Annotation
Large-subunit ribosomal RNA, domain II from a freshwater metagenome, 685 nucleotides, folded computationally.
Context: one part of a larger RNA
């Protein structure tokens, strides 16, 4: 890891509800005792009690009223007529292990120092090699000493280093050779050394050169038994079908926050009914959106200009003047959750009218982590699949169709069955069901099929304007001059660094000069004019489609091929496809209502029948008991194989295998239904 087998809401006692069914203002016996049976029990007795009939008060007690209280007052609790109780059965609850199975943990009385820890008695062990304390002996020195030197001596938690102990460091090792070790390295080794036998300290308690070490591979309180089924607001399991109905993720409080009560929301029964809810009509109040500026408040330009500021003047009193600030008022523009002169549409509420359903009481729950999505707002950065609200939906608990894939988005809510129709979203060249449909535009970027500011003789619709057969733009030619080198300034300044002015004058017509240029001139060129040509030129506003702005790490932003008079956008339009939605036709069920029954059944209509948690309902299967009736050696049970039957759980029929027992019907009784619990110390592979 499979497989088989076990494996979880039971049991007693109160208690409430609700069915049935006994007797009823009463109902019931318990324990015990007889009797008969004797493995269970069954029947008689037992009224002890006990619940109901009357309550109120703390009581005495009084009593349809009692307390309270001074009270006849008020109040608080009763009555004001009336159903109890016994048993089963079945839902909930208490107290019990109480639906299994899991802690770490508490107490208790015991077993442990053969492992370590520390201590005691008594044993042992410790190559070989170096250093050379003290004191001693002699020599030298001293007045005596001190003190020096030679040697002797053999100290020492001395010194290299085996044995013996340890465990630096690194590799191996890591289902090891090994629940800590191997290898090479490496510390101590005469001392706080090591080390054999015996013994002593016991679990809030030892021992500890102290690490929370270590007390038998267990230590921030050893093991082993009991208490024990400790308790787990917590994790995981919780086993057979089918009908019906069908949530919630909020709300208050809560040593509460991933748990609980209540109340909202589901469900079943009962009683009652129009008390609900949509839609239509008429009525109400509002102070949201938006808008406004009369009020509070912001803020901006403006004209006045109170007040102030700053200069001069002035002994004081004042007085001029000011490109400074600025109230209050006048225009003109604004801007507000905590402004309002105003003011919707929803919403809300009331009557009515029509369709649909709604209320109260009791009995059971589950939920009390919700998530996207649109819409109004707060917070954050008008970030986030971001947070919290209100509101509507989906999804939770909803399949199907469509979005390439895609819980929350669009359509639309699956009783079944059917090689039928008819459609929504959404498509109809090809994958891939349906148009390479029609009729006009539009785009050239593959734009569709990802993006901004901004920038651009890209195109295609509108509109203003101005110039033009007295010839427009645009292109060529040819002029483009004189005073004049204007004045100033400079070294210089001659259209053309700069600064002032910007005149006249022959002209068709040319600026006291557009731009390159020169050191300054020159020179090129433009405005301007003429000629040539001959028909449309030029700004400029609005707006539709495109371009450019456009860089990310494997190769992509149409699902792909592949598409340009699209198979791409925009407009009008015929036609198709498309689903569990609608229809049709069979056939089940639920509830209602008709018919019809004693009472069902049956028969006939309408609505209904997605679905977690849950509510209620109805069955199937297992093992046993009672009765009643059947099969089995011409083969039970069980295996094993099968195309039959039921809406399912499940039941038959036969074949083969087994070789002694086994249905079936109607009631009752549970150790009653496994895939799951890292489920099991039961087997097997």
């Nucleotide at each position: 890891g499979c497989c088989a087998g076990c494996g979880a809401g039971u049991u007693a006692g109160g208690u409430u509800u609700u069915a049935u069914g006994g007797c009823a203002a009463g109902g019931c016996u318990a324990a015990g005792u007889g009797a008969c049976a004797u493995a269970c029990g069954u029947c008689a007795u037992g009224g002890a009690g006990u619940c109901g009939u009357a309550g109120c008060g703390a009581a005495a007690g009084c009593g349809a009223g009692c307390g309270u209280g001074a009270a006849u007052a008020g109040c608080g609790c009763g009555a004001a007529u009336a159903a109890g109780u016994c048993a089963u059965a079945a839902g909930g609850u208490c107290u019990a292990g109480a639906c299994a199975c899991g802690a770490a943990a508490c107490u208790a009385a015991g077993u442990g120092a053969u492992c370590u820890a520390u201590c005691c008695a008594u044993g042992g062990c410790c190559a070989g090699g170096u250093u050379g304390a003290a004191g001693c002996u002699g020599a030298g020195g001293u007045a005596a000493a001190a003190c020096u030197c030679c040697g002797u001596g053999g100290a020492g938690g001395a010194c290299c280093g085996a044995a013996c102990c340890a465990g630096u460091a690194a590799c191996u090792g890591u289902u090891g050779a090994a629940a800590a070790a191997g290898u090479u390295u490496u510390g101590g080794a005469u001392g706080a050394g090591c080390u054999g036998u015996g013994g002593a300290u016991a679990g809030g308690g030892g021992u500890g050169a102290a690490a929370g070490g270590c007390c038998a591979a267990u230590c921030a309180a050893a093991c082993u038994u009991a208490g024990a089924g400790a308790u787990a607001u917590c994790u995981u399991g919780u086993u057979c079908u089918c009908u019906u109905c069908g949530a919630a993720a909020u709300a208050a409080c809560u040593u509460u926050a991933g748990g609980g009560u209540u109340a909202g929301u589901c469900u079943c029964g009962g009683c009652a009914c129009c008390a609900u809810c949509u839609u239509u009509a008429u009525g109400g109040g509002g102070g949201u959106a938006g808008a406004g500026c009369a009020c509070u408040g912001a803020a901006u330009c403006u004209c006045c200009g109170c007040g102030g500021g700053g200069g001069c003047c002035u002994a004081c009193c004042g007085g001029c003047c000011u490109a400074c600030c600025a109230a209050c008022g006048g225009g003109a523009a604004u801007c507000a959750a905590a402004c309002u002169c105003c003011g919707a549409a929803u919403a809300c509420u009331a009557u009515a009218a029509a369709g649909a359903c709604a209320g109260c009481c009791g009995g059971g729950a589950a939920a009390u982590a919700g998530a996207c999505a649109g819409u109004g707002g707060g917070g954050g950065a008008u970030a986030a699949g971001c947070u919290u609200c209100a509101u509507u939906g989906u999804c939770a608990a909803a399949a199907g169709g469509g979005g390439a894939a895609c819980a929350g988005c669009c359509c639309a809510g699956a009783c079944c069955g059917u090689c039928g129709a008819u459609u929504a979203a959404g498509g109809c060249c090809c994958c891939a069901a349906a148009u390479u449909c029609u009729a006009g535009c539009u785009u050239a970027a593959g734009u569709g099929a990802g993006a901004a500011a901004g920038g651009a003789a890209g195109u295609g619709g509108a509109g203003u304007u101005u110039c033009a057969a007295a010839a427009a733009c645009a292109a060529u030619u040819g002029g483009g001059a004189u005073g004049u080198u204007g004045g100033c300034u400079u070294a210089g300044a001659g259209g053309c660094a700069g600064c002032c002015a910007u005149c006249a004058u022959u002209u068709a017509a040319a600026g006291a000069g557009u731009g390159c240029g020169u050191a300054a001139c020159a020179g090129c060129u433009c405005a301007c004019c003429a000629a040539u040509c001959g028909a449309g030129a030029g700004a400029c506003u609005c707006u539709g489609c495109g371009c450019c702005g456009a860089u990310a790490a494997u190769a992509u932003c149409c699902g792909g091929g592949a598409c340009u008079c699209a198979a791409a956008g925009c407009u009008a339009g015929a036609g198709c496809c498309g689903a569990a939605a609608u229809c049709a036709c069979g056939g089940g069920u639920u509830u209602u209502c008709c018919c019809g029954u004693a009472a069902a059944a049956a028969g006939g209509a309408a609505a209904g029948c997605g679905g977690u948690a849950g509510g209620a309902g109805a069955g199937c299967g297992u093992a046993g008991u009672a009765u009643a009736u059947g099969c089995g050696a011409c083969g039970a049970a069980g295996g094993u194989a099968u195309a039959c039957c039921g809406a399912g759980a499940g039941g038959a029929g036969u074949g083969c295998u087994g070789g002694a027992g086994c249905g079936u019907a109607u009631a009752c009784u549970a150790g009653u239904g496994a895939a799951g619990a890292u489920g099991c110390a039961u087997g097997g592979c």